[in-house]
RNA sequence: GCAGAGUAGGCGUGUGCGCGUCAAGUGCCUGUCAGACAGGGAGUUGCUGAUGGGACGAAGGGCUUCGGUCCGCGGUGCAGGCGCCGCAUCCCGCUGC
Numbered sequence: 001g002c003a004g005a006g007u008a009g010g011c012g013u014g015u016g017c018g019c020g021u022c023a024a025g026u027g028c029c030u031g032u033c034a035g036a037c038a039g040g041g042a043g044u045u046g047c048u049g050a051u052g053g054g055a056c057g058a059a060g061g062g063c064u065u066c067g068g069u070c071c072g073c074g075g076u077g078c079a080g081g082c083g084c085c086g087c088a089u090c091c092c093g094c095u096g097c
């Protein structure tokens, strides 16, 4: 000098246990605060979370001893599995040549 590995996290898929279906959640816009971003340092206009405000908005049905239960539905929550993507960027380090 050239090439490469590795994170948080994101997406998809599937499993388990839940929640809602009496509408919370998810998704969208916006304010505030916080956090994380490969082994080390720095770090955004990017990412994530909490919270306030705003707009939009749904799929129920069977059985029932009326307690529930089963089949569905929801851009539903959490935890594992599998696959894919993956430091914004800068410096150093690691592996190979």
Base pairs, nucleotide, nucleotide: 001097002096003095004094009085010084011083012082013081015079016078017077018076019074020073021072028054029053030052031051032050033049034048035047039092040091041090042089060071061070062069063068